Small-subunit ribosomal RNA from Bathycoccus prasinos, 1508 nucleotides, folded computationally. The organism belongs to Bathycoccus, within Eukaryota. Its mean pLDDT, the model's own confidence on a scale to 100, is 82. Its Rfam family is "Bacterial small subunit ribosomal RNA". RNAcentral holds the sequence, with entries from SILVA.

RNA sequence: AGAGUUUGAUCCUGGCUCAGAUUGAACGCUGGCGGCAUGCCUAACACAUGCAAGUCGAACGGUAACAGGUCUUCGGAUGCUGACGAGUGGCGAACGGGUGAGUAAUACAUCGGAACGUGCCUGGUAGUGGGGGACAACGACUCGAAAGCCGGAUUAAUACCGCAUACGCCCUAGGGGGAAAGUGGGGAUCGCAAGGACCUCACGUUAUUGGAUGAGCCUAUGGUCGGAUUAGCUAGUUGGUGGGGUAAUGGCCUACCAAGGCGACGAUCCAUAGCUGGUCUGAGAGGAUGAUCAGCCACACUGGGACUGAGACACGGCCCAGACUCCUACGGGAGGCAGCAGUGGGGAAUAUUGGACAAUGGGGGAAACCCUGAUCCAGCAAUGCCGCGUGUGUGAAGAAGGCCUUCGGGUUGUAAAGCACUUUUGUCAGGGAAGAAAUCGAGGCUAAUACGCUAGGGGGAUGACGUUACCUGAAGAAUAAGCACCGGCUAACUACGUGCCAGCAGCCGCGGUAAUACGUAGGGUGCAAGCGUUAAUCGGAAUUACUGGGCGUAAAGCGCGCGUAGGCGGUUUGUAAGACAGGUGUGAAAUCCCGGGCUUAACCUGGGAACUGCAUUUGAUACUGUCUGUCUAGAGUACGUCAGAGGGUGGUGGAAUUCCACGUGUAGCAGUGAAAUGCGUAGAUAUGUGGAAGGAACACCAGUGGCGAAGGCGGCUCACUGGGAUAACACUGACGCUGAGGUGCGAAAGCGUGGGGAGCAAACAGGAUUAGAUACCCUGGUAGUCCACGCCGUAAACGAUGUCAACUAGCCGUUGGGGAUUUACUUUUUGGUGGCGCAGCUAACGCAUUAAGUUGACCGCCUGGGGAGUACGGUCGCAAGAUUAAAACUCAAAGGAAUUGACGGGGACCCGCACAAGCGGUGGAUGAUGUGGUUUAAUUCGAAGCAACGCGAAGAACCUUACCUAGCCCUUGACAUGGCAGGAACUUUCCAGAGAUGGAUUGGUGCCUUCGGGGAACCCAGGACAGGUGCUGCAUGGCUGUCGUCAGCUCGUGUCGUGAGAUGUUGGGUUAAGUCCCGCAACGAGCGCAACCCUUGUCCUUAGUUGCCAGCAUUUAAGGGGGCACUCUAAUGAGACUGCCGGUGACAAACCGGAGGAAGGUGGGGAUGACGUCAAGUCCUCAUGGCCCUUACGGGCAGGGCUACACACGUGCUACAAUGGUCGGUACAGAGGGCAGCCAAGCCGCGAGGUGGAGCUAAUCCCAAAAACCGAUCGUAGUCCGGAUUGUUCUCUGCAACUCGACUGCCAUGAAGUCGGAAUCGCUAGUAAUCGCGGAUCAGAAUGCCGCGGUGAAUACGUUCCCGGGCCUUGUACACACCGCCCGUCACACCAUGGGAGUGGGUUCUACCAGAAGUGGCUAGUCUAACCGCAAGGAGGACGGUUACCACGGUAGGAUUCAUGACUGGGGUGAAGUCGUAACAAGGUAGCCGUAGGGGAACCUGCGGCUG
Repeated sequence: AGAGUUUGAUCCUGGCUCAGAUUGAACGCUGGCGGCAUGCCUAACACAUGCAAGUCGAACGGUAACAGGUCUUCGGAUGCUGACGAGUGGCGAACGGGUGAGUAAUACAUCGGAACGUGCCUGGUAGUGGGGGACAACGACUCGAAAGCCGGAUUAAUACCGCAUACGCCCUAGGGGGAAAGUGGGGAUCGCAAGGACCUCACGUUAUUGGAUGAGCCUAUGGUCGGAUUAGCUAGUUGGUGGGGUAAUGGCCUACCAAGGCGACGAUCCAUAGCUGGUCUGAGAGGAUGAUCAGCCACACUGGGACUGAGACACGGCCCAGACUCCUACGGGAGGCAGCAGUGGGGAAUAUUGGACAAUGGGGGAAACCCUGAUCCAGCAAUGCCGCGUGUGUGAAGAAGGCCUUCGGGUUGUAAAGCACUUUUGUCAGGGAAGAAAUCGAGGCUAAUACGCUAGGGGGAUGACGUUACCUGAAGAAUAAGCACCGGCUAACUACGUGCCAGCAGCCGCGGUAAUACGUAGGGUGCAAGCGUUAAUCGGAAUUACUGGGCGUAAAGCGCGCGUAGGCGGUUUGUAAGACAGGUGUGAAAUCCCGGGCUUAACCUGGGAACUGCAUUUGAUACUGUCUGUCUAGAGUACGUCAGAGGGUGGUGGAAUUCCACGUGUAGCAGUGAAAUGCGUAGAUAUGUGGAAGGAACACCAGUGGCGAAGGCGGCUCACUGGGAUAACACUGACGCUGAGGUGCGAAAGCGUGGGGAGCAAACAGGAUUAGAUACCCUGGUAGUCCACGCCGUAAACGAUGUCAACUAGCCGUUGGGGAUUUACUUUUUGGUGGCGCAGCUAACGCAUUAAGUUGACCGCCUGGGGAGUACGGUCGCAAGAUUAAAACUCAAAGGAAUUGACGGGGACCCGCACAAGCGGUGGAUGAUGUGGUUUAAUUCGAAGCAACGCGAAGAACCUUACCUAGCCCUUGACAUGGCAGGAACUUUCCAGAGAUGGAUUGGUGCCUUCGGGGAACCCAGGACAGGUGCUGCAUGGCUGUCGUCAGCUCGUGUCGUGAGAUGUUGGGUUAAGUCCCGCAACGAGCGCAACCCUUGUCCUUAGUUGCCAGCAUUUAAGGGGGCACUCUAAUGAGACUGCCGGUGACAAACCGGAGGAAGGUGGGGAUGACGUCAAGUCCUCAUGGCCCUUACGGGCAGGGCUACACACGUGCUACAAUGGUCGGUACAGAGGGCAGCCAAGCCGCGAGGUGGAGCUAAUCCCAAAAACCGAUCGUAGUCCGGAUUGUUCUCUGCAACUCGACUGCCAUGAAGUCGGAAUCGCUAGUAAUCGCGGAUCAGAAUGCCGCGGUGAAUACGUUCCCGGGCCUUGUACACACCGCCCGUCACACCAUGGGAGUGGGUUCUACCAGAAGUGGCUAGUCUAACCGCAAGGAGGACGGUUACCACGGUAGGAUUCAUGACUGGGGUGAAGUCGUAACAAGGUAGCCGUAGGGGAACCUGCGGCUG
C1' cells in the first nucleotide's frame, strides 16, 4: 500500500467481497511446562446450606458457661481472680463488598459559586458544681405449637431529667434562652479501717471557635444517542408578597395577586441507554465501545413510608401493601445471595460449598486482643499475553516403504537408521532465600509532638502461600506436535475415486467421464501448544467526504418568482467580544514514554511527558464582530430617448371550414394499399348568387428574430399597465446577495356552476385488416377543446445545466441603443441572441466570456439495483389525486460514455444467371436410384437447410459385410514381436460334416559345421500379449465441405486516443480485383488478387514412324517406291503489352472508338481456395488419448438380411409425338481402352450370341459412332406415339442367377401418360438444347459418375424489386451476436409484507372511587415517674379519635405500541407452463413524460409537451 467482481474488450460511476488488527468470547480437532492476568456479556430469574459486622468489663448491674484460687460440714459455698453468655450503655453498623434494573438529566464530565451541615481527627478558649426519678437484666407468675408476649416486684450507670453557672453561642437586639459524666493508673498528703477526700497523668465529657475530611445545594447563550411519519407544551405552571418548612437557597409547601414561562438554535412525546478516566481500531481526524482497574451515580424481592443517627429514608434495620417460598397444633408466624462459595433454571458460554488474617487496610478497644468471603493466597479453565521445550552435530548405500513416472527416473530426503554429544522441561534426592515492620533521640518539611523523608542507635516474637522461588546432584533422547490451507484474490500440485451426483464456496465460481476447486492419498505452504471456524468492532471505505466526494448525460438543481428568519457582505476611524501571545490555577491515580527489579519478556515499580480542555489575568490589533462617525466604486432615485407577439379589458376585420336559402346540373360522391361502412334520383358531389347564421383560429410578413421570472405570448385598434436598454452624471449613502419555513404565478388533461358549440375529437358505433385486432386505416361521433367565475398544482415544467458577483485568447453572423469620421461593403461602445474555436476542465461525449474554466456567497438535492415514489400516518383537494415518505425481503450487479463486430421490414454506392429478357426443365405419368417412415430375427453403420438424400458405395447373388440365426465351432487365437521346449518344411489317400473343422494315413529328413552344435522359413504346446467397423469427431491429428475464386485479412515502425482501439485499409476517380492513379499522419511490408503452370486458338524452327501425299515414277490397287512441301505428331521458341492512333478524363490511372493482327483489352478453359466461420463432416479409410470387452463386443463357417412396402420426399431416365415414329440407303469424330485382354475377316443363328482364329504389349491391330443427309410410309388417333407390366423362348457371366443379375425374339401382352396446380431449377456462346462415343469400378451387373467429340440457338431494356455478397455511413437495450434481446396478464410453489370484522397483552393520559403504614394538623376520650404546686391540679408526654397528603387497588373513557386473525391487495423468487409480442433497428403505428378514457395482457387512443 491494495486486490477480485458488471463488458466481446475499454474507461468511468457504483455497490458487494477479501487480505489487517482486536475480543470477558463460543465451537471443532489437538494438547508438554512455567510466569502474569482474566473468568454469568443470557434470567435485576428463584434460591438449600455455611460464612460475609462486630467490639468494649478501663461505662454499668452482675455471673449462665470455662479455668484458677479461698472456705468447706466435701453435699457444696464464694465474683475473690483470669475472664465472661445474656442484658443496660457507648462507638460502629451510612465504610468495605455486589449489581447496572431505572435514569436522556434531581445523572455524568469540566470550570466556577454561596445560602449550609460535618461523628471520629486536629488547633485555640472556658468548664466538668450540686441533686432527682426510673427501666432492663436477674427472680416469681400469665398466655402461646412456635415466633414471642402481658401485668406485678427489685436495681446500677459515661442511660434519663431538673437546678446552678456561662463568655466567646442563639434570637424579634428591649431582654430572654441554652451544658456537662465520669472511668482507670500512680501518689510523698488527709483520714481509725472501709468508703473516700486531695494532687497528678491518661481516656472521656460540655460549651464555643478555627482547620482538615467528607456530604448537601446552585449556575453555565456551555458538553453528552436516535426519531418531526412526535409541533406545539405548561395551572404550582412563570413571577411577586405574606407565612410555613429545611442544616441550607428556592413554588420546596401554602394563601392572595399578576398572566406569564418553554419551543424550529427542536419544547413536548416516543424509543434506547448508567456516565467518565479509559479500551479497540485508525497515518490522523474520526468511528465503535464503557468487562477487569479507578472516580461518580443509582439500586438492594416489587411499591410506599418514616424512625434512629453527625451522616440513611439504610443490601445482611423497622412499619405497611403486593407477589412468591417455607413452618404451623390453622389461631398465627418466618424470609429476601445484584456479599463469598454453592444449587436449580436460562444459555453457544463463564470456576472451589478451599486456606489464612502472615502482609495491606477497616471496625471496636487504653492495650493485649477480637472481628473482617475486604484482602492475601491456593484450586479449576490454552480464556488471553509472555517465555521455554519437544533435542544437537555428523551421516549417501541417496536404504526400505509410500507416491508419481515420459519406465530412464524423480520425490519423500540428511529425513530415518547408524555414530558422537547435550540435559532445558519432566522424574528422584538434598539444600534453600525474600515477602517481617514495632521503637528511640536528632535534622529538615509542616499549623502540628500528625503522616511521610534523611542519616544513626536498637532489633525479642510472628509466614496462609509452602514439600515455595531458587541452587546442587543422579539416571536418561529418554517424558513432549498439531491444525488449517494448496483455482484466482493468496504462499503452496500431482495421482486415484466420483460424474450437475455426492459435495465445495468469503467473492468470482467449481462438479454433466481426463476436476491443481468435491472425497482420499503422496507432496508442498503457513502458523505453532496451538490451529481453524463462527460471532462482533474499527480499518481498507475518499461508499456520509471537517481533514476529504458530488449533482448536463452515471443517483442528484425545487417548474418559476417575491420574501421572513438565518447565513454572507464595499471603504475608513475609534472599541477590544472572538481569534493571537505570555503568566497562573485546574485537568485524580492507572493507561503512554524513559530508567530500575524479577535469568529475558509479559508483569511490577520510580520519574517524566502528555491530558490537544476549562477558568482567570496581562498584552497586542492584521482579520472577524458590537456600537459609533465618514466615503462613493455596489444598489437605488430623478430628467431625456428607444425597441418589443410583455399583461389584462373593450371594439373591429378579412380568408377558410360547416350550415341555410335559391338557381344551374346529373349519377355518382367520398374514402383507401385495395375496399367497404357512409352520402346521393326525396337530386348528392360539382358550380353560381346571397348572407340569412354561427363559432373557432389569425395565411403571407416570420427570422437558431422580439418580449416575459417561468408557464407562455402572433389579424387591426382606442385607452390602462409591468419590465428592460441607452445617454448625460444631479441626488441618497451599503439601503446589498442568497433565502429554510411562508406566499404568489404555474402548459395540457381533469373537476364544479352557467353559457357556447363551426371544425377537430378520448369514449362509443359501424366498415376493413388480421390466426385474433378490444389497435394502426376508413366512415360517423359524445364529453372536451371556446367564454365567465372557482378548483387542481402536475409535465422530457429541459439548456435534463439553481441564483448573484468577479476574472480568463479570439473570429464570424443577427437584434436594440449611442458615438466618431474619410458617409462607407467604415470604425467604435454597450445590452441581448446564435455559430465556430484557444487555454482550462471533463470518464468520455462535449463545455468553452451566455462555461460544464478559475474563485467567492447562499439555498436545494444525491449516497448500489429492485421492492417504491409504494405501504402506513399526517397535510391539501369536491374528486381524480398531489405532497411528505419507509421497512421486511431479494440480487451481485444496475448504470454512463465511448470501441470493435453483428444485425435493421435504416441510408448511399457496387457486384453476381440475383432479378428482368429468353431457351430448356423439375413438380403431374411409368419405371430407375437414394432417403424418411413402417415392417423385420436382421432390414449393419454414417451423412440432415443451402453445404444429407444416383451421398461414403469407381458398381451388396456367395465374398464384400460391419447386421441376424434355439445355427455349428476356436480360445496365445485369422494377424505382429520377442523368449522357452519339440518337430524340417511339405506331401499322398480315405472317412464324417452345410462348411469351418475333426479323425485316420503315405512319402519325406533338407542348409552350414571345428561334429559339441548353429541358423532361415514353417508347424505344434504353454506364458507375455494379440484382436475389436465397440463408445466418445464435444478429447484429437490428418483430410474434406461451405461462405467463396468473394476481395478481402493482417503486421512493423510512426502518429492520435487515459483506454478498448483508430490511422494505414477512409476520401475523389477507376477496375474483374485493397487493380491502379491522385490526395491524405502516415511510411512500408506480408497472406490473398494478378502473373508465373497446364490446355486450346496463329506462326516459325527442329524431327519424320506406325503419321502425311503437292509434285515425280509405278500400279488391277493397297501410300507399296520416293519425298517430308502440307496435315498431323511433340519439343523449343515467337506472338498481345492498352504497344500505336483519336476522343473523354485532373496533364493521372483508366475508359470509349479505331488500325494492324490468328487472337484485343484477365482471348477461352483448367489447376490454384487468404485470415477465418459453422464445437460443420469423418474414431466405419488411416493414425491416435481416454473408457469398455478378453472361452468374447475377438476369430472361423453356413444360411439369411442390406433388394422388405400402405405411404412421403429428393435426383436422374423414358415419354406424351409429325422439327416426329418406322423402313431402306449414304457419310463424317474426338478422347480413350486392350494379354487371365481387345478380338478382325469368314461361317452359323431372326437375335442376344456361337464358332473361328488373322492381327495387336498398340500414331501400325481391334473395340467403333449417332443425330445429320437422301428416299419411302404414317396423318393427329391413346395412334405404326409411348413403352411399363406379365407370359413364353433363349443367350451370357459365374461354384451358384430361388430370395436377388444383365440381355434376346420382324414372339405374345400393350398400363399410366395428350406437356403437368401452388411452387421451383439450370444456362450468356461453341454456351443452352440435342446426338451418340469412351473409361473407371467390374467374373457378371448403369437411366449413376467421370470424360469425349458431332449438330448447334434465343435473349440481356436495365438494376425498381426477390436472394447472396462487398465497401462506407447510421441506430442499437444484441455480443451464444435478430434463430438475439425482452414486456405484462394468467396457472403452480415458496417467502416477507400492507389492509382486515376483531381478539389478547404492554405502556401511558384524563376523570372519579378508595385509602394501609407513616408524617403533619386538630382533639369533647383514656393514661401519665422526674418539673411547678397551698396538692386540688397544672405544664409536658403517651395512647386513642379525626383530618390533609399518599402507595396498592377499582370504575369509565381515550392515546400509543406489540402479537395474532377468516378473508383479501399488490410485491419478490422459482423448472423447460399458457396467451400474445409492448420495447431495443424507422422494432415494422418513432419513442418517452404528464393527464383522461378504454381494454385478457403487454398496451391503445385523445390533448399538450420533449428529442434522450